[in-house]
Model confidence (mean pLDDT): 82 of 100. A computed fold for a 74-nucleotide RNA from an Acidobacteriota bacterium, annotated as transfer RNA. Taxonomically the source falls in Acidobacteriota (Bacteria, Pseudomonadati). Its Rfam family is "tRNA". Rfam classes the family as a transfer RNA.

RNA sequence: GGGCGGUUAGCUCAGCCGGUUAGAGCGCCUGCCUUACAAGCAGGAGGUUGGGGGUUCGAGUCCCUCACCGCCCA
Repeated sequence: GGGCGGUUAGCUCAGCCGGUUAGAGCGCCUGCCUUACAAGCAGGAGGUUGGGGGUUCGAGUCCCUCACCGCCCA
């Protein structure tokens, strides 16, 4: 330099054919339980969907571009 895959919650990852409120597990917080801790039970907080632009009535999803990570080729 070229090709491919990826970037969504603190971490690991979903998200079907574009459709109105973006989710799960773990973690975190509060309460219950316990002598206490863990486990368990109930509830809760937490998101510029990597940045920018475009298409569309509507974009996590489609298109362009930039950045970063990984693999392959040279």